A computed fold for a 155-nucleotide RNA from a zebrafish metagenome, annotated as Lysine riboswitch aptamer.

């Protein structure tokens, strides 16, 4: 430098569909009786937050199918730093991007925890069998056993 693992390898984009959900927010009426993550400001007894009923009523993240693209630390998780976002301002929290450190070979599956509208899917952790690859041993061979794992393995 070029390759391989898997027919559910990894990730992204687009279209469609289900669900989110008759939910959120808003309108009207009644109730309620002083407030919002924190601070300031504003609003508020000409009635705050919250609750009930009625008419109408979303979206994002996540999921499935198809197509296309980029790839094999593909990618994921956690920490730190910087930037951006929304809201009247600032902070916290949340979300996205970049850099950096550490961990993880790969998918499947069980328990626990977490996230979510969710028994879906995801994430973390502890197990199970399988699989890729390398080493050692056994075997005529096919193969088997044990141990390791990607800055690895093959050419």
């Nucleotide at each position: 430098a070029a390759g391989a693992g898997g027919u559910c390898g990894c990730a992204a984009a687009a279209a469609c569909a289900a669900a989110a959900a008759g939910u959120a927010g808003g309108a009207u009426a009644c109730u309620g009786g002083a407030g919002c993550u924190c601070g300031c400001a504003a609003c508020g007894a000409a009635g705050a937050a919250g609750g009930u009923a009625u008419g109408a009523g979303a979206a994002a993240g996540g999921u499935g199918u198809u197509u296309u693209u980029g790839c094999c630390g593909a990618a994921a998780u956690a920490g730190u730093u910087u930037u951006u976002g929304g809201g009247g301002c600032g902070a916290a929290a949340c979300a996205a991007a970049a850099a950096u450190u550490a961990u993880u070979g790969g998918g499947c599956u069980g328990g626990u925890u977490u996230u979510u509208a969710a028994g879906a899917a995801g994430a973390a952790u502890c197990g199970g069998a399988c699989u890729g690859u390398c080493a050692u041993u056994u075997g005529c061979a096919a193969a088997a056993a044990u141990g390791g794992u990607g800055u690895g393995c093959u050419u």

The RNAcentral record of the sequence draws on MGnify. It matches the Rfam family "Lysine riboswitch aptamer". Rfam describes the family as follows. Riboswitches are metabolite binding domains within certain messenger RNAs that serve as precision sensors for their corresponding targets. For this family Rfam cites "Regulation of lysine biosynthesis and transport genes in bacteria: yet another RNA riboswitch?" (Rodionov et al., Nucleic Acids Res, 2003).